[in-house]
Molecule: transfer RNA
Organism: Bacteroidales bacterium UBA1215
RNA sequence: CGGGAUGUAGCGCAGCUUGGUAGCGUGCUUCGUUCGGGACGAAGAGGUCGCAAGUUCGAAUCUUGUCAUCCCGA
Numbered sequence: 001c002g003g004g005a006u007g008u009a010g011c012g013c014a015g016c017u018u019g020g021u022a023g024c025g026u027g028c029u030u031c032g033u034u035c036g037g038g039a040c041g042a043a044g045a046g047g048u049c050g051c052a053a054g055u056u057c058g059a060a061u062c063u064u065g066u067c068a069u070c071c072c073g074a
Base pairs, nucleotide, nucleotide: 001073002072003071004070005069006068007067010026011025012024013023020057028044029043030042031041032040050066051065052064053063054062
């Protein structure tokens, strides 16, 4: 320098193919259960989907650029 993959909640991931108000597990908070803790059960908080722009009534999803990490080639 060229090509490819990945980036979504504190952590690990799904959702993208086929655009339609963003989910799962775990963790966290509160409550119940217990003498107390753990385990279990219930409720809740937490994310402008790496960043920017474009298309569209509407973008995590399509297009372009860009950043980070990894892989391949030169």